[in-house]
RNA sequence: UCCGGCGUAGCUCAACGGUAGAGCGGCUCCCUGUUAAGGAGAUGGUUGUAGGUUCGAAUCCUACCGCCGGAG
Repeated sequence: UCCGGCGUAGCUCAACGGUAGAGCGGCUCCCUGUUAAGGAGAUGGUUGUAGGUUCGAAUCCUACCGCCGGAG
């Protein structure tokens, strides 16, 4: 320099172009002599950045940024 993949909640991952969810974690409460385990509740997002297409974009297109892999 070129090619490919990935980027979404604190972490691991979902989500036909039509309200962004789950598990774990953290928080509060119940239970218990205490902890762990168990139960209940609430909580959590500029979907990497900037544009474009569209009535509507996490999703499609372009550029850039970061990470991983490959070629030279």
Transfer RNA from a Parcubacteria group bacterium, 72 nucleotides, folded computationally.
Model confidence (mean pLDDT): 81 of 100.
The source organism's lineage runs through Bacteria and Bacteria candidate phyla.
Rfam family: tRNA. Rfam's curators write: Transfer RNA (tRNA) molecules are approximately 80 nucleotides in length.
The sequence was found in a public genome assembly.